[in-house]
RNA sequence: AACACGAGCAGCUAAACCUAUCGUGAGGUAGAGACGGAAAGUCACGGGUCCCUAAAUUCGGAAAGCCGGAAUGCCGAA
Numbered sequence: 001a002a003c004a005c006g007a008g009c010a011g012c013u014a015a016a017c018c019u020a021u022c023g024u025g026a027g028g029u030a031g032a033g034a035c036g037g038a039a040a041g042u043c044a045c046g047g048g049u050c051c052c053u054a055a056a057u058u059c060g061g062a063a064a065g066c067c068g069g070a071a072u073g074c075c076g077a078a
Base pairs, nucleotide, nucleotide: 005076006075012037013036018031019030020029021028022027035065042070043069045068046067047066049062050061051060
């Protein structure tokens, strides 16, 4: 140094609840708050879930903190 690995040191992130706001909705954003996380950072590619709809395969939409996949990234206790 690389690959692997992962104590969680540094640093990062932030579930539920609450407030404001946007959206028909799933949900998004901001504040507050920490249940958690080792990619809980990114990408809806496969499966699944959810919304919209009288209904629904499709179409359209949501979630990356459901599983898999892709390319990439921080730290270094053992």
Predicted 3D model of a 78-nucleotide RNA (c-di-GMP-I riboswitch aptamer) from Methylomonas aurea. Lineage of the source: Bacteria > Pseudomonadati > Gammaproteobacteria > Methylococcales > Methylomonas. Its mean pLDDT, the model's own confidence on a scale to 100, is 82.